């Protein structure tokens, strides 16, 4: 140089053939308990790494550009 992957909650990861973006830990609450700690109720928390195109509609499809790991000469 060029090829390949990844980038979505605080973190760790789904997200199907484009159609209102979720789960587990965590953090906050309510219940229980004399008190932590264990259980359980429910709540908050996203510009989906940017920017620009397609398209009534993009996280998802294309294009450039940033990270990041990783291959190769």
């Nucleotide at each position: 140089g060029c090829c390949u992957g990844g980038c979505u909650a605080g973190c760790u990861c789904a997200g199907u053939u484009g159609g209102u973006a979720g789960a587990g830990c965590a953090u906050c609450u309510g219940a229980c308990u004399u008190u932590u700690a264990a259980u359980u109720u429910g709540a908050g928390g996203g510009u989906c790494c940017a920017g620009a195109g397609u398209u009534c509609a993009a996280a998802u499809c294309u294009c450039u550009g940033g990270u990041c790991a990783g291959g190769u000469g």
RNAcentral holds the sequence, with entries from ENA. This is a predicted structure of a 73-nucleotide RNA (transfer RNA) from Chelydra serpentina. NCBI's taxonomy places the organism under Eukaryota, Chordata, Tetrapoda, Durocryptodira, Chelydra. Its mean pLDDT, the model's own confidence on a scale to 100, is 80. Rfam family: tRNA. Rfam classes the family as a transfer RNA. Gene Ontology term of the family: triplet codon-amino acid adaptor activity.